[in-house]
RNA sequence: GGGCCUAUAGUUUAGUGGCAGAACAACAGUCUCCAAAACUGUUGGUCGAGGUUCGAUUCCUCGUGGGCCCG
Numbered sequence: 001g002g003g004c005c006u007a008u009a010g011u012u013u014a015g016u017g018g019c020a021g022a023a024c025a026a027c028a029g030u031c032u033c034c035a036a037a038a039c040u041g042u043u044g045g046u047c048g049a050g051g052u053u054c055g056a057u058u059c060c061u062c063g064u065g066g067g068c069c070c071g
Base pairs, nucleotide, nucleotide: 001070002069003068004067005066006065007064010024011023012022013021018054026042027041028040029039030038047063048062049061050060051059
């Protein structure tokens, strides 16, 4: 220098263009003499900028971070 893959919640991740889900974690409550466990509930997210579309996490372009390959 060139090519490919990847980016969703604090963490691990699902999501074939039409309401953003799960588990763990955190917080609150119930239970308990207290705590843990268990149960119930709550908070919290689409890497950035454009484009296509009635509608984009999803498709396209450029960039940024990470990974792999070639030279």
Molecule: transfer RNA
Organism: bacterium